[in-house]
A computed fold for a 73-nucleotide RNA from a Nitrososphaerota archaeon, annotated as transfer RNA. Its Rfam family is "tRNA". By type it is a transfer RNA. It was read from a public genome assembly.
RNA sequence: GGGCCGGUAGUCUAGUGGCUAUGACGCCGCCCUGACGCGGCGGAGGUCGUGGGUUCGACUCCCACCCGGCCCA
Repeated sequence: GGGCCGGUAGUCUAGUGGCUAUGACGCCGCCCUGACGCGGCGGAGGUCGUGGGUUCGACUCCCACCCGGCCCA
């Protein structure tokens, strides 16, 4: 330099045009316990990598760029 894959909450992850973005771990509160842990219930937490474009509507499609991984040279 070229090709391919990926970037979504603190971490991992589902979602590949349709209305308030999914789940788990972690965090906070309550219940439970003599207490802790386990377990149950609830809550907070998201520029969906960045900037444009297409569309009535974009996390999703297109373009450029940034970052990471794999392969080729």
The coordinates come from a structure-prediction model, not an experiment, and the mean pLDDT is 82.